[in-house]
RNA sequence: GGGCAGUUAGAUCAGAUGGAAGAUCGCUACAUUGGCAUUGUAGAGGUCGCGAGUUCGAAUCUCGCACUGUCCA
Numbered sequence: 001g002g003g004c005a006g007u008u009a010g011a012u013c014a015g016a017u018g019g020a021a022g023a024u025c026g027c028u029a030c031a032u033u034g035g036c037a038u039u040g041u042a043g044a045g046g047u048c049g050c051g052a053g054u055u056c057g058a059a060u061c062u063c064g065c066a067c068u069g070u071c072c073a
Base pairs, nucleotide, nucleotide: 001072002071003070004069005068006067007066010025011024012023013022019056027043028042029041030040031039049065050064051063052062053061
C1' cells in the first nucleotide's frame, strides 16, 4: 500500500427483506432477612464509530474518513 471482517447500554452480544433499538450480566430503588447473599418487582442507562448522500422514513442502502482484528505484498 491492497483485500476481508468488525465498531449498537458499564461488559458480552442480538437486531431476514428500511418503519425509528433489545437480551443476559452488571448498576439503582423497593420487597424478602437480625444482617449479607439468593430470589422477586420496578427503574435508570444508547448522537447505533464520525461526516455526507438516497428516501416520507436509515443501526440497516450508497460514498468518504477513523479505529480494531486478520490476510497478502
Predicted 3D model of a 73-nucleotide RNA (transfer RNA) from a Candidatus Methanomethylophilaceae archaeon. The coordinates come from a structure-prediction model, not an experiment, and the mean pLDDT is 82. The sequence was found in a public genome assembly. Its Rfam family is "tRNA". Rfam links the family to the GO term triplet codon-amino acid adaptor activity. Rfam describes the family as follows. Transfer RNA (tRNA) molecules are approximately 80 nucleotides in length.